[in-house]
């Protein structure tokens, strides 16, 4: 100097004029003080807090997660480790339990795709037939899956021996399975030891099996106040019943419930923002995070509040507006600042 990897922060500033809104105060059609959208407020994909069913148990079904250990209120999130894969590397990805419970699938090609085989081939020992002086040759029968071909994948790999030719048929090493040892909390690792010729492919983001977890509905939840109308009409069930609890069963609770027609109201208050809260410092921990001390109050609208104009600064405003709240994940995104690490080239 160039190329990369992993993070952190910012999100227009300043001044003036007019306008909107929460809270507080005042002399209350107004004035003053003070506060007023995000890093994702988005998607509604997870987890909860809170409210109601409701005093709410068990089973089936269903759903979710899927290596190990931690963090957390909890999680499908985060952190750290292990296995596998990618990259020269810093690093990144991971839908990562089980194929020896069972079922299914593996197109085409190929002889054959899992209790799986003979297309090209190798041998013809043993047995039979024919020819032949011998040797030998031909045919039948028989043996083989080591060589070649097909394929993503073909009954472990290399070598030696053995055989008629071959084959873990035998042996050595490797691989695989089982048992033990060492290290580690564990997943797992080991150039460790022993036994065994060896369970004969892949696929579970196929069905399935296994382990763990799980009530439902949702702020349009729910509570209160005021007002108005028609405490109207019809049909059905009725304790051996009906209703409630997301589906089914048992259990539990209540004594009424269901359907249709018609009528009235759709207004206000609460919930509503002090929180698993922010910031600073210290301690513990590899880390996520936890503990302690101090400090701060930082939006609560309801047809929906922060807008308009002018000047100026600038490297230059992209994606984009809360509606009960919080912890995550995912998606969109202009530009600026900054930390650590990796690789390449050159110079000292």
């Nucleotide at each position: 100097g160039g190329a990369g990897a992993c993070g952190g922060c910012c999100a227009g500033g300043c001044a003036g004029c007019c306008g909107c809104u929460g809270c507080c105060g005042g002399u209350u059609u107004c004035c003053g003080g003070u506060g007023g959208a995000g890093g994702a407020a988005a998607g509604u994909c997870c987890g909860g807090g809170c409210u109601c069913c409701a005093c709410a148990g068990g089973g089936c079904g269903g759903a979710g997660u899927g290596c190990c250990a931690g963090g957390u209120a909890a999680c499908a999130c985060c952190u750290g480790g292990g296995g596998g894969g990618c990259g020269u590397g810093a690093g990144c990805c991971u839908a990562c339990g089980g194929a020896a419970a069972g079922u299914g699938c593996c197109a085409c090609a190929g002889a054959a795709a899992a209790c799986a085989g003979a297309c090209c081939g190798c041998c013809u020992a043993a047995g039979c037939g024919c020819c032949u002086g011998c040797u030998g040759g031909c045919g039948c029968c028989g043996g083989c899956a080591a060589g070649g071909g097909u394929g993503a994948a073909a009954a472990g790999g290399u070598g030696c021996g053995g055989u008629a030719a071959g084959a873990g048929c035998g042996c050595a090493c490797c691989g695989c399975g089982c048992g033990g040892g060492u290290g580690g909390u564990a997943a797992c690792a080991c150039u460790c030891c022993g036994c065994g010729g060896c369970a004969c492919g892949g696929u579970a983001a196929a069905c399935c099996c296994c382990a763990c977890u799980c009530g439902g509905a949702g702020c349009a939840a729910g509570a209160c106040c005021a007002a108005a109308u028609a405490g109207g009409g019809a049909a059905g069930c009725a304790u051996c019943g009906g209703c409630g609890u997301g589906g089914c069963c048992c259990g539990c609770g209540c004594c009424g419930c269901u359907u249709c027609c018609g009528g009235g109201u759709a207004g206000g208050u609460c919930g509503c923002u002090u929180g698993a809260g922010g910031c600073g410092c210290g301690c513990g921990g590899u880390g996520a995070c936890g503990c302690g001390c101090g400090u701060c109050c930082c939006a609560g609208a309801u047809g929906a509040a922060u807008g308009g104009c002018u000047g100026u600064c600038c490297c230059a405003g992209a994606c984009a507006g809360a509606a009960c709240c919080c912890g995550g994940c995912u998606u969109a995104u202009c530009g600026g600042c900054u930390g650590u690490c990796u690789c390449c080239a050159u110079u000292g």
Model confidence (mean pLDDT): 77 of 100. The RNA shown here (Bacterial RNase P class A) has 348 nucleotides and comes from an Ectothiorhodospiraceae bacterium. Of the family's consensus pairs, 97% are formed in the model. The source organism's lineage runs through Bacteria, Pseudomonadati, Gammaproteobacteria, Chromatiales and Ectothiorhodospiraceae.